Transfer RNA from a Ktedonobacteraceae bacterium, 73 nucleotides, folded computationally. Its mean pLDDT, the model's own confidence on a scale to 100, is 81. It matches the Rfam family "tRNA". Rfam classes the family as a transfer RNA. NCBI's taxonomy places the organism under Bacteria, Bacillati, Chloroflexota, Ktedonobacteria, Ktedonobacteraceae.
RNA sequence: GACGGUGUAGCUCAAUGGAUAGAGUGCAUGCCUCCGAAGCAUGAGGUUGCGGGUUCGAUCCCCGCCACCGUCA
Numbered sequence: 001g002a003c004g005g006u007g008u009a010g011c012u013c014a015a016u017g018g019a020u021a022g023a024g025u026g027c028a029u030g031c032c033u034c035c036g037a038a039g040c041a042u043g044a045g046g047u048u049g050c051g052g053g054u055u056c057g058a059u060c061c062c063c064g065c066c067a068c069c070g071u072c073a
Base pairs, nucleotide, nucleotide: 001072002071003070004069005068006067007066010025011024012023013022018056027043028042029041030040031039049065050064051063052062053061
């Protein structure tokens, strides 16, 4: 330098173009307990990498850029 892949919650990942973007885990609070752990309940936590475009509507499609991974040179 060329090509391909990935980028969503603290972490690991879901989510055919359709409405309030979810799950597990972690975190906080409460219940339980002599105290913890486990278990149960509730809750907080997101500019979906960045900027544009298409569309009535974009996590999803298109373009550019950035980061990381891989292959080739």